[in-house]
RNA sequence: GAUAGAGGUCGCGCAAGCUAAGAGUAUUCUGUGGGAUGUGACAGGCACAGUCGAACACAGAGGAAAGGGGCGAGCGCCGAAGAGAUAAAGGAGCUGUACUUUUAUUUCUGGGCAUAGGGUGAAGAACCGUAUGACUGUCAACUUACAAAGUUGGAGAGCUAUC
Numbered sequence: 001g002a003u004a005g006a007g008g009u010c011g012c013g014c015a016a017g018c019u020a021a022g023a024g025u026a027u028u029c030u031g032u033g034g035g036a037u038g039u040g041a042c043a044g045g046c047a048c049a050g051u052c053g054a055a056c057a058c059a060g061a062g063g064a065a066a067g068g069g070g071c072g073a074g075c076g077c078c079g080a081a082g083a084g085a086u087a088a089a090g091g092a093g094c095u096g097u098a099c100u101u102u103u104a105u106u107u108c109u110g111g112g113c114a115u116a117g118g119g120u121g122a123a124g125a126a127c128c129g130u131a132u133g134a135c136u137g138u139c140a141a142c143u144u145a146c147a148a149a150g151u152u153g154g155a156g157a158g159c160u161a162u163c
Stems, first nucleotide, its partner, number of pairs: 001163005008078001011077004017071003027062007037049004041097004081109011110136002113133004118128003138154007
């Protein structure tokens, strides 16, 4: 260097389908009140709706979706993959910002779990990152009743097998 392979309390990613929540919310219509603003993410500009009654409040009748989840047939896999940073391109009428998607580069993380507090979030869901704990795979050194176990340490740029 090439090829093959192992880790498993949910190993990792994608995903048809089902489903909770979002939510009796947004919104539509009707009525009553109200009385000049409102909408297009934000600012500018521009456009549009509005005294033929805006915002808003209450009542009645209808009543979603997105983003984020859970289970998961099936598929691809074992840096599987995830997160952060930077850059470029794209997205919703214009410009800027923010947001978001994709791609590239780079940094970090062996793996899942639990707990604590933090962030995102509608959320007591879920995820992200931090700390701690035990578990687990692997390698090295050491110890022992030499069979396996234990202690300490390391990191996937690792480990095992073959060439």
A computed fold for a 163-nucleotide RNA from uncultured Agathobacter sp., annotated as Lysine riboswitch aptamer.
The coordinates come from a structure-prediction model, not an experiment, and the mean pLDDT is 79.
The sequence is in RNAcentral, with records from MGnify.